[in-house]
Molecule: small-subunit ribosomal RNA
Organism: uncultured marine bacterium
């Protein structure tokens, strides 16, 4: 920097990711070299070879090899001589204590760093002095015996030395005893001197040695300061501890030991105790500061199968030495023995994982040797492994027909792609061959000069010649030779993050690092084409640093996101006002030492370059010492008064304890009066009461609590404090002074206070009231409501230690504009008073700057700043388990973890939403008026049924809907029987014109047969149009999918919304405009305003309707005149008809209203306030409705899901819903007579007179292409009759019979008509629906559709109401506000038990293993002390067969290792059964929380 919590938005806050880098692993890949590295795990176990030997010039000697000599002879044997080179094995001498491993174990003077030793040693080596003189005894070897399977041994004789010993000698060495002196603080030290006492030697050989002191180098041992992980859920540890005397022991101090003496030591600046770990140099990343690591190289350290434990040595408590114990593996004759790769290679195991049982001492270095030389799995090469780092190569160039193929297309083309071929060079690197440096410098032989020397001996140096020393290695490198020849991959391709399309799959099969793909059009899953993007490598996984200011020192926080302890005093600690002095500890500044060497940086040099090598600066930011500086802070001393406090005087207070008082109410007891209800509630019931309540009067008892005053009034640190009165007492405040002289401020542990509820004792008990019991309510109701009614609520003593103990804001101090209030105190001013000016300490309100994510704070901070505490560090899990402290108990502080999710929070936006407000509207309710729901009939649809009962449409907004009209046809459905290039279009071929007549079979579709006719253009080839037949493209599909479109189209809604530009205002999402104040159907106008405009909707423009003019008069009218008739003449006035105008605009008056818009009434006018009606439907919602109207991706079906056909079905019937018509009747049925419409329609039709028929119809044919003819009699109306409340003279289903009409055909299953037949029903429970005026509600007419089938639909017109007080209520919208955990947006979101399957974890009887502690038991090896019966070469003395001197076995003691036992603690496995946690499309039951969440939530 990036992605991710949201509907956007800002914040806070995790989690991911781009970047470096590995000793790596792990898929796919794989050409060369150069340079590194290469058991991270089991410190498991280990077969076989090597890894430390030399030295003959220390020594006695000869097994072996080779000479050489002699002998024997079989002439290539054999035996002998240590004579030579030499040498096994011995003795001695040095060396083995370096090199090499490897990280057990260690939190430690182990390491790093600076000191220090006046507490110390140091072989080889150098330096200086000084001496190397007498002796003398052992023993291995080698022999001889002799146990044993073997390792190994035993006994006798003999024998050397640079083994060993004794003497002598010895200034300086060492002890020990004094003196005497200088120096110092003192241990001491050093000087001279004097006395005693001890320790030397080794030989060979002329080259080396040896001894002794003193000194250097070099290595080694000590202390010391300082630095070094994590845990307090380890708080107390310790008896040799801590000092001290002596003594012992070390190379050395030093409790290291031991004996006595004291009681100390260590600890919050973290002892003890657990876990983990080898420590630097360095390395990895980081801008640094830091975080992380301890591999290759370098230093220290440790350890060597485990555990002890000492020997030798200069030097070890010893990797390839030793003895014990223990495990473990091996050999054995069963008696005993043997071993230690954490050396190099190399097995095995174990693991995701690490190499060759190679070459060579050529170099470098290491041992031993006078040397040559020998030996070195250090080393130096080389093998294997792309572990990594760096290099090089798989060609160059040129080649458009833009080849072929491949991919994809919108079918044109793109694209792979100058890429290939093709054409022209080149030859690195790998092959062949061929030459070929350096790494070599010694070292020998010979020779010569020169120095040391007595030397021409040696040796040391120079130099001359000679003849050699190379594992790497067929080296590097260099030449030739051939030919593009032999050489590319791995990943990725939704975003973050460079790259994008086609197939296959279809919430599968998969992919993911986060977020998140996949449910039939997947740039996210395989797969291909094409791309990016590193490259002989690519990718993943793992751990680790960035990025993370995400532990904040550099560099963060705590009002509300995680976070201020409930308040107070007050230890340790931390910080401190003012002036001088003095010191220099911190601090500066500079010198001096160190900071190893590599490595990192600069800057040269070598390898072709680069990795690498290498030189040579720098730098290591430390640490030490030493000097100077002294402002500032610190120590010390002396002073100040501004902090701080103390005295004097006032004030103002529900501050605290104690003690006493007092009215007023509840209740409760006595009593009078009094009579039926009281109480109680949304409404009731429980309950009290005729045994007299409730109400009321009088008297009384007893208990809490203190009405008014009462006030963001006061008073306390903070919980808190409320009548009055007395007594103790604590703070604060205010005035002036005087004194004290920084005495302060925070404050980890501690300590004390602390609401309520709870506990324990003992009082006390009116009211009130968890629990409890009754009533209600309710599906339920263990609640909310109601009667009751214990504990507790009060006192005293004691505990408890919590609270949403909150200003969610620690405490102190400075400092930064103001305005209004209020309590308390002083000051001044001023009035008759109320005042007014100021200053202090308090408590509110608003507000500048500022500061905050925003809200919001703002002298009472959340501004600026210092000082000190406390706390935070994603959600959950959990403030939960363990453990520890307190507590009677309840519990309460201290507080993890594994596991889980990608979020979880804050504030603020817009909408939605509320059983939130407020304002408005709407046939929304409310007034009305007529239905539905009840009946039988129609029609739709749900169900069932069926072979089929095609499909679709499902709240409103589906259900007389598509379909404006299913007998057949429609027909998309079933059932049989058929066709296969098709019923339908193009497109080639052949063949025929086309047609058409009849006849057979068949249900037909189809099959056969069979008559007629030969037409149209022509360049005469043929061609058009139709029919048949054949092929292959392809037709066709009412199959899917309306969640892939398009179009249409319902729906909020004819509801008034719904947006932009520009400014402006906010971090931003937004916001303002559009919000306010009026108004109006209307976001409609007005006015006001950081807003001015503008669009898309309202209005208007459009039809028609109502009035009135002008023009036109035929089929219309029609005064006039005629007549049976608008017949007809004659007109066009009027009706009418259809074109063009005209009228209405709140214009005109009054009132209201802000003088505005508007509103109300009025005038005129056919018509008033949009006059009615209609057409017109914004932005957008509901993945609403349709692939079955059309059209159309996509899939599917192709002799069937296509096409023809014939029957059937869509018309089915226990049910159940909508919607219609008919009715139940007298405002009404039937009978008769009579009267007035409008729009329509009509040649395949309308059908008239006039005749048949009860009709329905039939016949007829006249007129009409329509203001002319005709459907076509309007009907309710009106005037008469009649019926008289009945299942009827009401209803009219059903059900018989006979007919008519359409039509190929009315059997499934049309529709009318006649006669007959006469169901249910008597105004319809809950509950619902339409309508405000020419509206309902009633009557009839007509058209569409149609061949016939309307109670549906659409449209005419007649007649013709009743009500609307209103805006509380239901319902639906609109604007403003408000809450919100809701955004899929209340049909929201969400808690908990249960019930289920996984998973991790507390407890658990008791059970296994590991770790330490105590006591006590055993006590190898070992050194050390005792003792030494039993024994000894060297020396001494002699009595010499002894004694001594010294020692050795052997015993014995303490100390101890491993081991036993008994007790404790601790960590970890197991574990029947339990607890609660977490997760997990659709399970149970309820509905806490979120809106007043429906009883405000919450601690």
């Nucleotide at each position: 920097g990036a992605g991710u919590u949201u509907g956007a938005u800002c914040c806070u806050g995790g989690c991911u990711c781009a970047g470096g880098a590995u000793g790596a692993a792990c898929g796919c890949u794989a050409g060369c070299g150069g340079c590194a590295g290469g058991c991270u795990u089991a410190a498991c176990a280990c077969a076989u070879g090597c890894a430390a030997g030399u030295c003959g010039a220390g020594g006695g000697g000869u097994a072996a090899c080779g000479g050489g000599g002699a002998a024997g002879c079989u002439u290539g044997c054999u035996u002998c001589c240590g004579c030579c080179g030499a040498c096994g094995a011995c003795c001695g001498g040095c060396g083995c204590a370096c090199g090499g491993g490897u990280g057990c174990g260690u939190a430690a003077c182990g390491c790093g760093u600076a000191u220090a030793c006046a507490a110390u040693c140091u072989a080889c080596c150098u330096u200086a002095u000084a001496c190397u003189g007498g002796g003398g005894u052992a023993u291995a070897g080698c022999c001889u015996u002799u146990a044993g399977a073997a390792a190994u041994g035993a006994a006798g004789a003999u024998u050397a030395a640079c083994c060993c010993c004794c003497c002598a000698u010895a200034g300086u060495c060492u002890c020990u005893u004094a003196g005497a002196g200088u120096g110092g603080c003192a241990u001491c030290a050093c000087u001279u001197c004097u006395a005693g006492a001890g320790u030397a030697a080794a030989g060979g050989u002329u080259a080396c040695g040896g001894u002794a002191u003193a000194a250097g180098a070099u290595g080694a041992g000590u202390a010391u300061g300082c630095g070094u992980u994590c845990u307090a859920u380890u708080a107390g540890u310790u008896u040799g501890u801590u000092g001290g005397u002596g003594u012992g022991g070390u190379a050395a101090c030093g409790g290291c030991a031991c004996a006595c003496c004291a009681a100390g030591a260590c600890u919050a600046c973290g002892a003890u105790a657990g876990a983990u770990a080898g420590g630097g140099g360095c390395c990895c990343u980081g801008a640094g500061a830091g975080g992380g690591g301890g591999a290759u190289c370098c230093c220290c350290c440790a350890c060597a199968c485990u555990g002890g434990u000492a020997c030798u040595g200069a030097g070890a408590c010893a990797c390839g030495g030793a003895c014990c114990a223990g495990a473990c593996u091996c050999c054995u004759a069963c008696g005993g023995g043997a071993g230690g790769c954490a050396g190099c290679a190399g097995u095995g195991g174990g693991g995701a994982a690490u190499a060759u049982u190679g070459g060579a001492c050529a170099a470098u270095g290491g041992g031993c040797g006078c040397a040559a030389g020998c030996c070195u799995g250090a080393u130096c090469c080389a093998g294997c492994c792309a572990u990594g780092c760096c290099g090089c190569g798989u060609g160059u160039g040129u080649g458009a027909a833009g080849a072929a193929g491949g991919c994809u297309c919108u079918a044109g083309g793109g694209u792979u792609g100058u890429a290939a071929a093709g054409c022209a060079c080149u030859u690195u690197c790998a092959g062949u061959a061929g030459g070929g440096a350096g790494g070599a410098a010694g070292g020998c032989c010979a020779g010569a000069g020169u120095g040391u020397u007595a030397a021409u001996a040696g040796c040391g140096c120079u130099u001359u010649g000679g003849a050699u020393u190379g594992a790497c290695g067929u080296u590097a490198c260099c030449u030739a030779c051939a030919g593009a020849a032999g050489c590319a991959g791995c990943a990725c391709c939704g975003g973050c993050u460079a790259a994008c399309u086609c197939c296959g799959u279809g919430c599968c099969a998969g992919c993911a690092g986060c977020c998140g793909c996949g449910g039939u059009a997947a740039u996210a899953c395989g797969g291909a084409g094409g791309g990016u993007g590193c490259a002989a490598g690519c990718g993943u996984u793992a751990a680790u640093c960035g990025g993370a200011a995400u532990u904040a020192c550099u560099g963060g926080g705590c009002g509300u996101a995680a976070a201020g302890c409930g308040c107070g005093c007050g230890u340790a600690g931390g910080c401190g006002g003012u002036u001088u002095g003095u010191u220099a500890a911190g601090u500066g500044u500079g010198a001096u030492g160190u900071g190893a060497a590599a490595g990192c940086c600069c800057a040269g040099g070598g390898c072709u370059c680069a990795a690498c090598c290498u030189u040579g600066g720098a730098a290591c930011u430390g640490c030490a010492u030493c000097a100077c500086a002294u402002a500032c802070u610190g120590g010390c001393a002396a002073g100040c008064u501004a902090g701080a406090g103390u005295a004097c005087g006032g004030u103002a207070g529900a501050g605290g304890g104690g003690g006493g008082u007092a009215g007023a109410a509840u209740u409760c007891c006595a009593u009078g009066u009094g009579u039926a209800g009281c109480g109680g509630u949304g409404a009731a019931a429980u309950g009290c009461g005729u045994a007299g309540a409730g109400a009321u009067g009088u008297g009384g008892a007893g208990g809490a609590a203190u009405a008014c005053c009462a006030g963001u009034g006061g008073c306390g640190a903070a919980g808190g404090c409320g009548g009055c009165c007395c007594c103790c007492u604590g703070g604060a405040u205010c005035g002036a002074u005087a004194c004290u002289g920084a005495c302060g401020c925070u404050g980890a542990g501690g300590u004390g206070c602390g609401a309520a509820a709870g506990c324990g004792u003992g009082g006390g008990g009116a009211g009130c009231a968890a629990a409890c019991a009754g009533g209600a309510u309710u599906a339920g109701a263990u609640a909310c409501c109601c009667u009751g009614g214990u504990a507790g609520u009060c006192c005293a003593c004691g505990c408890c230690g919590u609270a949403a103990a909150c200003g969610a804001u620690g405490u102190c101090a400075a400092c930064u504009a103001g305005c209004c209030g209020u309590u308390g105190g002083g000051a001044g001013g001023g009035u008759a008073a109320u005042c007014c000016u100021u200053u202090u300490a308090g408590u509110g309100g608003c507000g500048c700057a500022g500061c905050u994510a925003a809200c919001g704070c703002u002298u009472u901070a959340a501004g600026u700043u210092g000082a000190c505490c406390g706390c935070c560090u994603g959600g959950g899990g959990a403030g939960u388990a363990c453990g520890g402290u307190c507590g009677c108990a309840a519990g309460a502080u201290u507080a993890a973890a594994a596991c889980u999710c990608a979020a979880a929070u804050g504030a603020a936006u817009u909408g939605a939403c509320g059983g939130g407000g407020g304002c408005c509207c709407g046939c929304a309710c409310a007034a009305g008026c007529g239905g539905u729901g009840g009946a039988g009939c129609a029609u739709g649809u749900g169900g069932u049924u069926u072979a089929a009962u095609u499909c679709g449409a499902c709240g409103c907004a589906a259900c007389g809907c598509g379909a404006a009209g299913a007998a057949c046809c429609u027909u998309a459905c079933c059932u049989g029987g058929u066709c296969u290039u098709g019923a339908c279009a193009u497109c080639c071929u052949g063949c025929g014109a086309a047609c058409u007549u009849u006849c057979u079979a068949g249900a037909g579709a189809u099959a056969g047969a069979u008559u007629g006719g030969u037409g149209c253009c022509u360049c005469c080839g043929g061609g058009a149009a139709c029919g048949c037949a054949g092929u292959g493209a392809c037709a066709g599909g009412u199959g899917c999918u309306g969640c892939a479109u398009g179009g249409c189209u319902g729906u909020c809604g004819u509801c008034a919304g719904c947006u932009c530009g520009u400014g402006u205002c906010g971090u931003g999402a937004g916001a303002u405009g559009u919000u306010g104040g009026g108004u109006u159907a209307a976001g409609u106008c007005c006015c006001g305003c950081a807003a001015c405009g503008a669009g898309c909707g309202c209005a208007a423009c459009c039809c028609u309707u109502g009035u009135c003019a002008u023009u036109a008069g035929u089929u219309g009218c029609u005064a006039c005149a005629u007549u049976u008739a608008g017949u007809u003449g004659g007109g066009c006035a009027c009706u009418c008809u259809a074109a063009u105008g005209a009228g209405a605009c709140u214009g005109c008056c009054g009132g209201u209203g802000a003088c505005a818009a508007a509103c109300c009434g009025g005038a005129g006018g056919a018509a008033g306030g949009u006059g009615g009606g209609g057409a017109u439907g914004a932005c957008g919602u509901c993945a609403a409705g349709u692939c079955c109207u059309c059209a159309u991706g996509g899939c599917c079906c192709u002799u069937a899901u296509g096409g023809g056909u014939a029957g059937g079905g869509c018309u089915a019937c226990a049910c159940a819903c909508g919607u219609c018509a008919u009715a139940c009747a007298a405002u009404g049925g039937c009978u008769g007579g009579u009267a007035c419409a409008a729009a329509g329609g009509g040649u395949u039709g309308c059908c008239a007179a006039c005749c048949c028929g009860c009709g329905a119809g039939g016949g007829g044919g006249a007129g009409c292409u329509a203001a002319u003819c005709c459907c076509a009699u309007a009907a309710a109306g009106c005037c008469a009759g009649u019926c008289g409340u009945a299942g009827u003279c009401c209803g009219g289903a059903u059900c018989g019979u006979a007919g008519u009409c359409u039509g190929c055909a009315a059997c499934u299953c049309g529709a009318c008509u006649a006669c007959g037949u006469g169901a249910a029903g008597u105004c319809g429970g809950a509950a619902u629906c339409g309508c405000u005026a020419g509206u309902a509600a009633u009557c009839g007419u007509g058209g569409a559709u149609c061949a016939g089938a309307a109670u549906g639909u659409c449209a005419c017109g007649g007649u013709g109401a009743a009500u609307a007080c209103g805006u509380u209520c239901c319902c639906g919208g609109g604007c403003c506000u408000u809450g919100u955990a809701c955004a899929c947006a209340c049909c929201g979101c969400c808690c908990g038990u249960c019930a289920c399957a996984c998973c991790a974890u507390g407890g658990g009887a008791a059970u296994u293993g590991g770790g330490u502690c105590u006591a006590c038991c055993c006590g190898a090896a070992g050194g050390u002390g005792g003792u030494g019966c039993g024994c000894c070469a060297a020396c001494u003395a002699u009595u010499u067969a002894u004694a001594g001197g010294g020692g050795c076995a052997g015993c014995c003691a303490a100390c101890c290792a491993c081991g036993g036992u008994a007790g404790g603690u601790u960590c970890a496995g197991u574990g029947a059964c339990u607890g609660g946690g977490g997760u997990g499309a659709a399970g149970u039951c309820g509905u806490a929380a979120c809106a007043a969440g429906g009883u405000a939530a919450c601690c």